This is a predicted structure of a 265-nucleotide part of an RNA (large-subunit ribosomal RNA, domain VI) from Mogibacterium sp.
Context: one part of a larger RNA
RNA sequence: AAUUUGAGAGGAGCUGUCCUUAGUACGAGAGGACCGGGACGGACAUACCUCUGGUGCACCAGUUGUUCUGCCAAGGGCAUAGCUGGGUAGCUACGUAUGGACGGGAUAAGCGCUGAAAGCAUCUAAGUGCGAAGCCCCCCUCAAGAUGAGAUUUCCUCCAUUAAGGUAAGACCCGUGGGAGACUACCACGUUGAUAGGUCGGAGGUGUAAGUGCGGUAACGCAUUCAGCUGACCGAUACUAAUAGGUCGAUAACUUGACCUUCUG
Numbered sequence: 001a002a003u004u005u006g007a008g009a010g011g012a013g014c015u016g017u018c019c020u021u022a023g024u025a026c027g028a029g030a031g032g033a034c035c036g037g038g039a040c041g042g043a044c045a046u047a048c049c050u051c052u053g054g055u056g057c058a059c060c061a062g063u064u065g066u067u068c069u070g071c072c073a074a075g076g077g078c079a080u081a082g083c084u085g086g087g088u089a090g091c092u093a094c095g096u097a098u099g100g101a102c103g104g105g106a107u108a109a110g111c112g113c114u115g116a117a118a119g120c121a122u123c124u125a126a127g128u129g130c131g132a133a134g135c136c137c138c139c140c141u142c143a144a145g146a147u148g149a150g151a152u153u154u155c156c157u158c159c160a161u162u163a164a165g166g167u168a169a170g171a172c173c174c175g176u177g178g179g180a181g182a183c184u185a186c187c188a189c190g191u192u193g194a195u196a197g198g199u200c201g202g203a204g205g206u207g208u209a210a211g212u213g214c215g216g217u218a219a220c221g222c223a224u225u226c227a228g229c230u231g232a233c234c235g236a237u238a239c240u241a242a243u244a245g246g247u248c249g250a251u252a253a254c255u256u257g258a259c260c261u262u263c264u265g
Stems, first nucleotide, its partner, number of pairs: 001153004008142004014042007026031001044099005052093004059086005064079006103137003110130004161258001163256003170248004174190005195241003198237005204230003211224005260265001
């Protein structure tokens, strides 16, 4: 530095209807199963955003009043985000997926086997078996502050004691950020670089921009034009910023000391 064991703790544990077995067993009939197999639900819980929706405070368009950019046109501000119609990412439910299982152990009530005391009988006294949504495991999560502080592996590096300096592995400060987040923590990255921004391309959204031309007295329409614009999404690209630097951190050797001594260490 990484990966783990699990003492222990917590969570979960639900249930209905229908089909079949079978109109069978049972029953005079009416009625009507156990056991076993299958399908579809309800509530609850967890995760997620592909679908269906919601939101989406400035992504697109429409539009009213007013003011400003000298005027036209085109735009900016304000009016609850001015109002209205849509809507990416994210978050989310009304959406999607999954779960309760199967199995094992010991039992409760209960049912037994063998069996005396008590020549019989008796599930019990010795012995022994079955038996529940319950208990302990199995399932999910946390977990070595479990001070009883465990284990394995990689890297650095030692052996009488000890102080300081500077270091090793490594870590931190610092910086760019995030599916992480109140702060902290956690995670990714720091030029041997795609971490964020920008740029380019794409997806998705909106719905055919401005300007110009043509038609119309005009409002307006048509063409250029499935255009123009575009927050978070997906990629590419070092253009910008992660530069530079500092701190901590064991021995040995070294430097300066303590200390011991056979005076060499």
Rfam family: Bacterial large subunit ribosomal RNA.